[in-house]
RNA sequence: CACUUAUCAAGAAAGGCAGAGGGUAAUGGCCCGUUGAAGCCUUGGCAACCUAUUCCGUUUUAAUCGGGAAUAAGGUGCCAAUUCCAUCCGCCGGCUGGCGGAGAGAUAAGUC
Numbered sequence: 001c002a003c004u005u006a007u008c009a010a011g012a013a014a015g016g017c018a019g020a021g022g023g024u025a026a027u028g029g030c031c032c033g034u035u036g037a038a039g040c041c042u043u044g045g046c047a048a049c050c051u052a053u054u055c056c057g058u059u060u061u062a063a064u065c066g067g068g069a070a071u072a073a074g075g076u077g078c079c080a081a082u083u084c085c086a087u088c089c090g091c092c093g094g095c096u097g098g099c100g101g102a103g104a105g106a107u108a109a110g111u112c
Base pairs, nucleotide, nucleotide: 002111003110004109005108006107007106008105013043014042015041016040017039021032022031023030026087027086028085029084044079045078046077048076049075050074051073052071053070054069055068056067058066083104088101089100090099091098092097
């Protein structure tokens, strides 16, 4: 990189360096940015997955697997706006639109 599964309407600060871009495919919008973007560093925080322990329930002859909750720390991740909105399909609607699904993307775990 690829594949599989799950989640994506919630949540989360400050300082230093730096000096013009950024919002994670592409396009079109719309936002953020010298009242300091991206990036790097320090401290802090949020809580999606994995890891540890305990409890509850279920199953069982008994135990294990699978469900839920709590606690502490760790491994990744994250700390503007719904994945910022839309593109493709379906339904509703006189129209601007609304709802749902897919696709793509992001994150985690696993496999190769």

The RNA shown here (SAM riboswitch aptamer (S box leader)) has 112 nucleotides and comes from Ferruginibacter sp. The sequence was found by an Rfam model in a public genome assembly.